c-di-GMP-I riboswitch aptamer from Aneurinibacillus danicus, 95 nucleotides, folded computationally.
The source organism's lineage runs through Bacteria, Bacillota, Bacilli, Caryophanales and Aneurinibacillus.
The model forms 95% of the base pairs in the Rfam consensus.
RNA sequence: AUCCGAUAAAGGCAAACUCAUCGAAAGGUGAGGACGCAAAGCCAUGGGUCUGUCGUUCCGAUGAACUAUUGAACUAUGAUCGCCAGGUUGCCGAA
Repeated sequence: AUCCGAUAAAGGCAAACUCAUCGAAAGGUGAGGACGCAAAGCCAUGGGUCUGUCGUUCCGAUGAACUAUUGAACUAUGAUCGCCAGGUUGCCGAA
């Protein structure tokens, strides 16, 4: 140095939930709070998953009709790195 990860040492992060806030939503941010995490640091590159504003379709439904109301399906350019993989950076040094 690489690999590896201890009943070590110094620390770090912060799930659920609550409040506030942004967002159509998923979800994000801040404060509190700790389920846990050896990268639970960072990156949306590959896959998975979530949402569906806008859009497309259904000779859909309501309706006399309409530039009206509404249902369903599809849809990522949105989200998730604490889903997996990959890239990249880092503390310590037992076996």
About this RNA: Rfam family: c-di-GMP-I riboswitch aptamer. Gene Ontology term of the family: cyclic-di-GMP binding.